Model confidence (mean pLDDT): 82 of 100.
Predicted 3D model of a 73-nucleotide RNA (transfer RNA) from Synaphobranchus kaupii.
It matches the Rfam family "tRNA". It is annotated as a transfer RNA.
[in-house]
RNA sequence: GGCUCCAUAGCUCUGUGGUUAGAGCACUGGUCUAGUAAACCAGCGGUCAUGAGUUCAAUUCUCACUGGAGCCU
Numbered sequence: 001g002g003c004u005c006c007a008u009a010g011c012u013c014u015g016u017g018g019u020u021a022g023a024g025c026a027c028u029g030g031u032c033u034a035g036u037a038a039a040c041c042a043g044c045g046g047u048c049a050u051g052a053g054u055u056c057a058a059u060u061c062u063c064a065c066u067g068g069a070g071c072c073u
Stems, first nucleotide, its partner, number of pairs: 001072007010025004018056001027043005050064004
């Protein structure tokens, strides 16, 4: 230098062009306990990396860009 893939909650990930974006763990509060853990209940947490384009509508499709991983030279 060329090619491919990845980027969504603090972490690991699911998700699909359609009207409010989800799970587990973590965190907070409560119940329980002599107390802690566990368990149960409730809650908090997101510019879907960034910019532009297509579309009635984009987290999803296209392009660029940034970062990361792999392969080739």